The prediction has a mean pLDDT of 78.
This is a predicted structure of a 122-nucleotide RNA (FMN riboswitch aptamer (RFN element)) from a sheep gut metagenome.
The model forms 100% of the base pairs in the Rfam consensus.
Rfam family: FMN riboswitch aptamer (RFN element). Its family is annotated with FMN binding in the Gene Ontology.
[in-house]
RNA sequence: UUUCAGGGCGGGGCGAGAUUCCCCACUGGCGGUGAUGGGCGUGGCCCACAGUCCGCGAGCCGCAGGCGGCGGCCGAUCUGGUGAGAUUCCAGAACCAACGGUUACAGUCCGGAUGGAAGAAA
Repeated sequence: UUUCAGGGCGGGGCGAGAUUCCCCACUGGCGGUGAUGGGCGUGGCCCACAGUCCGCGAGCCGCAGGCGGCGGCCGAUCUGGUGAGAUUCCAGAACCAACGGUUACAGUCCGGAUGGAAGAAA
């Protein structure tokens, strides 16, 4: 410099009205760690592997402003098993998810966003 860089409401119930409530369901950004799995030329490397651990991005608030920015806020995990060692493996049960909008309260619909970005590749 170029390219890439987020998934998910299906069924039923009540109702005038709900993908927003209730029951069942569904989804999980990026880097690190990781006892697991796979590959190879067996040298060690490579690939995959945590929504709830560590860090970051996104988001929200305030300030500043020509641009870059500065400060603050910022979700959620336990139990059992194996083991020298696991909040990462195995089993089970839980929990969490910005802002604005809406005939009715939204992780899943619409919008800012054909945006921005942690970062990845070349």